[in-house]
Molecule: c-di-GMP-I riboswitch aptamer
Organism: Oscillibacter sp. 1-3
RNA sequence: AGCUGGAUCUAGUAAACCGUCUGAAAGGGCGGGACACAAAGCCACGGGGCCUAACGCGCCGUCCCCUGCGGGGGAGGGGGCCAUGGCAGCCCAGCCGCCGGA
Numbered sequence: 001a002g003c004u005g006g007a008u009c010u011a012g013u014a015a016a017c018c019g020u021c022u023g024a025a026a027g028g029g030c031g032g033g034a035c036a037c038a039a040a041g042c043c044a045c046g047g048g049g050c051c052u053a054a055c056g057c058g059c060c061g062u063c064c065c066c067u068g069c070g071g072g073g074g075a076g077g078g079g080g081c082c083a084u085g086g087c088a089g090c091c092c093a094g095c096c097g098c099c100g101g102a
Stems, first nucleotide, its partner, number of pairs: 004100003012037002017032006035089001041095002046092003049087003056081002059078002062075005
């Protein structure tokens, strides 16, 4: 130095849950708290996968008004699809990184 591993060392991070802020939500920030973690460090404009559905599209009823009876307008309800929004503690890839007993 490399491969590789997680005994030891130096450190570190922080699940669930609680409080608070933020967001349409998923989620994220901060504080507490530790389930765990050799990368649970970075990276979402490298490749997959997963979550949400605001905007948008479209379907199905209900009510009201107008009607030349062909339709038109308004209100409100229930589903479906969709990221431009997210997840790195879902996986692969890439980059940085502690130790070196084997």